Notes
Predicted 3D model of a 61-nucleotide RNA (Fluoride riboswitch aptamer (crcB RNA motif)) from Geobacter sp. UBA6151.

RNA sequence: AAACAUUUUGGCGAUGGAGAUCGCCAUAACCGCUGCAAAAGCUGAUGACUCCUGCUCUUUA
Numbered sequence: 001a002a003a004c005a006u007u008u009u010g011g012c013g014a015u016g017g018a019g020a021u022c023g024c025c026a027u028a029a030c031c032g033c034u035g036c037a038a039a040a041g042c043u044g045a046u047g048a049c050u051c052c053u054g055c056u057c058u059u060u061a
Stems, first nucleotide, its partner, number of pairs: 009026005016052004021047001032042003
C1' cells in the first nucleotide's frame, strides 16, 4: 500500500413523512427516461411493500 474477515456506526437507492424489509457505499453509494446532439417530449411522491400527506383522472352524494 492492497486484499480478506469480524464488530460497530453512519449514509444512499430522480420530489414529503413513518414502519418493517432488500440492496449498495465508506468520501463513495446517489444525482429519471426518449433523442447523435440541440430542441422537444414522457413517467413517478415507494429500491419494492403498507399507511399518511400532496398532486392527477373518473364516478357518486